The part of an RNA shown here (large-subunit ribosomal RNA, domain II) has 690 nucleotides and comes from Rectinema sp.
The coordinates come from a structure-prediction model, not an experiment, and the mean pLDDT is 85.
The full RNA is in RNAcentral, with records from ENA.
The source organism's lineage runs through Bacteria, Spirochaetia, Treponematales, Rectinemataceae and Rectinema.
Rfam family: Bacterial large subunit ribosomal RNA.
Context: one part of a larger RNA
RNA sequence: GCCUACGAGUUAAUUAUACUAGCGAGGUUAAUCAGGGGUAAACUGAGGAGCCGAAGCGAAAGCGAGUUUUAAUAGGGCGAAAUAGUUAGUAUAAUUAGGCGCGAAACUUAGUGAUCUACCCAUGGCCAGGCUGAAGUUCAUGUAACAGUGGAUGGAGGGCCGAACUAGUGAACGUUGAAAAGUUCUUAGAUGAGCUGUGGGUAGGGGUGAAAGGCCAAACAAACUGAGAGAUAGCUCGUACUCUUCGAAAUGCCUUUAGGGGCAGCCUCAUAAGGUAAUCAAUAGAGGUAAGGCGCUGAUUGGACUAGGGGUCGCGAGGCUACCGAAUCCAGACAAACUGAGAAUGCUAUUGAUGGAAUUAUGGGAGUGAGGGCGUGGGUGCUAAGGUCCAUGUCCGAGAGGGGGACAACCCAGACUAUCAGCUAAGGUCCCGGAGAUAACAAUAAGUUGGAGAAAAACGAGGUCAAACUGCGUAGACAGCUAGGAUGUUGGCUUGGAAGCAGCCAUCAUUUAAAGAGUGCGUAACAGCUCACUAGUCGAGCGGGGUGGCGUGGAAAAUGAGCGGGCAUAAAUUGUUACACCGAAGCUAUAGUUAAUCUAUGAAAAAUAGGUUGAGGUAGAAGAGCAUUCUAUUGGCGUAGAAGGAUAUUUGCGAGGAUAUCUGGAGCGAAUAGAAGAGAAAAUGUAGGC
Numbered sequence: 001g002c003c004u005a006c007g008a009g010u011u012a013a014u015u016a017u018a019c020u021a022g023c024g025a026g027g028u029u030a031a032u033c034a035g036g037g038g039u040a041a042a043c044u045g046a047g048g049a050g051c052c053g054a055a056g057c058g059a060a061a062g063c064g065a066g067u068u069u070u071a072a073u074a075g076g077g078c079g080a081a082a083u084a085g086u087u088a089g090u091a092u093a094a095u096u097a098g099g100c101g102c103g104a105a106a107c108u109u110a111g112u113g114a115u116c117u118a119c120c121c122a123u124g125g126c127c128a129g130g131c132u133g134a135a136g137u138u139c140a141u142g143u144a145a146c147a148g149u150g151g152a153u154g155g156a157g158g159g160c161c162g163a164a165c166u167a168g169u170g171a172a173c174g175u176u177g178a179a180a181a182g183u184u185c186u187u188a189g190a191u192g193a194g195c196u197g198u199g200g201g202u203a204g205g206g207g208u209g210a211a212a213g214g215c216c217a218a219a220c221a222a223a224c225u226g227a228g229a230g231a232u233a234g235c236u237c238g239u240a241c242u243c244u245u246c247g248a249a250a251u252g253c254c255u256u257u258a259g260g261g262g263c264a265g266c267c268u269c270a271u272a273a274g275g276u277a278a279u280c281a282a283u284a285g286a287g288g289u290a291a292g293g294c295g296c297u298g299a300u301u302g303g304a305c306u307a308g309g310g311g312u313c314g315c316g317a318g319g320c321u322a323c324c325g326a327a328u329c330c331a332g333a334c335a336a337a338c339u340g341a342g343a344a345u346g347c348u349a350u351u352g353a354u355g356g357a358a359u360u361a362u363g364g365g366a367g368u369g370a371g372g373g374c375g376u377g378g379g380u381g382c383u384a385a386g387g388u389c390c391a392u393g394u395c396c397g398a399g400a401g402g403g404g405g406a407c408a409a410c411c412c413a414g415a416c417u418a419u420c421a422g423c424u425a426a427g428g429u430c431c432c433g434g435a436g437a438u439a440a441c442a443a444u445a446a447g448u449u450g451g452a453g454a455a456a457a458a459c460g461a462g463g464u465c466a467a468a469c470u471g472c473g474u475a476g477a478c479a480g481c482u483a484g485g486a487u488g489u490u491g492g493c494u495u496g497g498a499a500g501c502a503g504c505c506a507u508c509a510u511u512u513a514a515a516g517a518g519u520g521c522g523u524a525a526c527a528g529c530u531c532a533c534u535a536g537u538c539g540a541g542c543g544g545g546g547u548g549g550c551g552u553g554g555a556a557a558a559u560g561a562g563c564g565g566g567c568a569u570a571a572a573u574u575g576u577u578a579c580a581c582c583g584a585a586g587c588u589a590u591a592g593u594u595a596a597u598c599u600a601u602g603a604a605a606a607a608u609a610g611g612u613u614g615a616g617g618u619a620g621a622a623g624a625g626c627a628u629u630c631u632a633u634u635g636g637c638g639u640a641g642a643a644g645g646a647u648a649u650u651u652g653c654g655a656g657g658a659u660a661u662c663u664g665g666a667g668c669g670a671a672u673a674g675a676a677g678a679g680a681a682a683a684u685g686u687a688g689g690c
Base pairs, nucleotide, nucleotide: 001690002689003688004687005686006685011097012096013095014094015093016092017091018090019089020088021087022086023085026052027051028050032046033045034044035043056063057062066078067077068076069075100238101237103235107228108227109226110225111224112223118202119201120200121199122198123197124196125195126194127192129161130160131159132157136153137152138151139150140149141148165189166188167187170185171184172183173182204220206216207215208214241625242624243623244622245621246620251264252263253262254261255260265368266367267365268364269363270362271361272360273359276358278354279353280352281351282350283349284348285347292339293338297335298334301331302330303329304328308324309323310321311320312319313318371396372395373394374393375392376391377390378389379388380387401412402411403410416592417591418590419589421588422587423586427582428581429580430566431565432564436579438578439577440576441575442574443573449568450567459553460552463550464549465548466547469544470543471542472541480537481536482535483534484533486510487509488508491505492504493503516531520529521528593615594614595613596612597611598610599609600608601607626679628676629675630674631673632672633671634670636668637667644663645662646661647660648659649658650657651656
């Protein structure tokens, strides 16, 4: 892991509601007794004690269709006036019990353990061999005597090296091992605080500990076993057949509450009410949002005017002021906590129309009380977040199908079943790929692009296209080429110099086809080059500033590439227009199932026929069924082959059922009722097998 078996809302009492049945202003017995019997069963009879109801009010005495409060006969409260209950059974739920099942870590109590291991007590045992050579002793020497020195002897030491023994340093192997801690090499101690045998002692909040929270029988921050005990678990996991109808919530308030609850909200079932809900229209309302506005409150820019202040002069009076400036006035502009005024929506009411359960009430049963994305209006944040908090709508949640490359919530569209039928939506139609290389006119040259998102801006540029505006132009424009571009004059001032061209002032006049008291370069200053301006040549368009379309630069990231890819350029890109086609579980067609409701037939709730409206669905509510085991009754099958097993056929929407053949070898179905140890794929489920 698979297979098989087992494996989770039960039982009792009480209470509530619904349905069914009995009796009914009443209903009903409990214990117990008697009969009965399969001997504490069922059943029959007795038993009216008690309970519920038929009357309430008051704290009570009490009174009573009333009563109580009160001084009250007032007013108020609770009642009557509207009579239906009660006893069983069934279903559902609650409460009390282990209370759907499994699951703690723990706590208490009574015991069992020191054959492992820690320490201790008693009594035994063990430590090859080698090395070193303390004290002491002795001899010699030495000293006044000691001391000292040397030789010998001696044999000390938690001494040295190293087996047994004990330990376990480093590494490798081993890691479903040979082993639930080992093996090999290596290493430490090895006369000591040494190692070890046997016997004994210390016990669980206790022991023992050269101390690591170590060890106390392969498990110790409190051992193990039994019991309390099915501890408790607002937590996790699991919770078993089918079909049908409806179908949520992730919100508010409160909560030692925040992943749990209570009440309400939203779902379901039953009963009842009733033009109720809702939508639209008309009419009548309340309001202070959006936008606007600046009279108010506040904030604010410029100006005018100005109280006052600063500076400065003055002995003072007072003056001056390129300074600041309240208030007032003019103009401009701002506000969630500004508004003299004020929408759209929304809300309330009445009437009318549509509207048939979408509404409301009472009662039974819930689940939910972690929500999320997107659009819109806002707060917060950085007008950041797949952020966070509200409001409002929608979808996902609980929603399949088509599109979007893939992709819960984006677009289209809400799946009863079947079909080798048709039409469309979004989106598409060169190939991958179903359908147009469709038609017309434009644009783009950047592979821009091939929908946005998943990147792009300020800013820049004789890219290119379009529609306007404006200036010049056959009396010849624009560009090019040829020629001129002068004189008073070196204008005046300034200056060392200033001559068109450092700077200041002025900027006239003359000759002209035209030529500035000079556009730029240049010189120390001149000179020189050039421009404006003019003529000639040439011969038809040439300039300017804006607007819009498509493109362009700006444009940098880590392995190879963000059109889905191939690829595509008068397009397969972009814009406008046209027709056609593809395309979904949408719509239609044909056939069928089913729910609710209406009509007809019908005794009928049945059934049949027809009409209308429906049939996505998690939590959850409600309904109808299938299967298993046993019991009762009726009626059956079976050695001429039961159950069980295998295969095939068939039938029912389904759970399932039936038949045939083979196997098997003795029991087993059907109908109607009843009762449950009543349905497994999951619980790191339990046991067995493989």